[in-house]
RNA sequence: UGGCUUAUAGUUUAAUGGAAGAAUGCUGCGCUUCGAACGCAGUGAUGAAAGUUCGAAUCUUUCUAAGCCAACCA
Numbered sequence: 001u002g003g004c005u006u007a008u009a010g011u012u013u014a015a016u017g018g019a020a021g022a023a024u025g026c027u028g029c030g031c032u033u034c035g036a037a038c039g040c041a042g043u044g045a046u047g048a049a050a051g052u053u054c055g056a057a058u059c060u061u062u063c064u065a066a067g068c069c070a071a072c073c074a
Base pairs, nucleotide, nucleotide: 001070002069003068004067005066006065007064010024011023012022013021018054025043026042027041028040029039030038047063048062049061050060051059
């Protein structure tokens, strides 16, 4: 320098272009002598920008970050 892959709640991870769900965590309540476990309720996410589209996590472009490969230099 070029190519490829990845980026979604605090963490792990789903989602034919029809608009984001789960597990875990956290908070509250119940339960308990107190906790843990268990039950109920609540909580919070698409790396950034632009484009295409009636509609984008999803398709296209650029950028950012991480990883891999190649090239260059030595």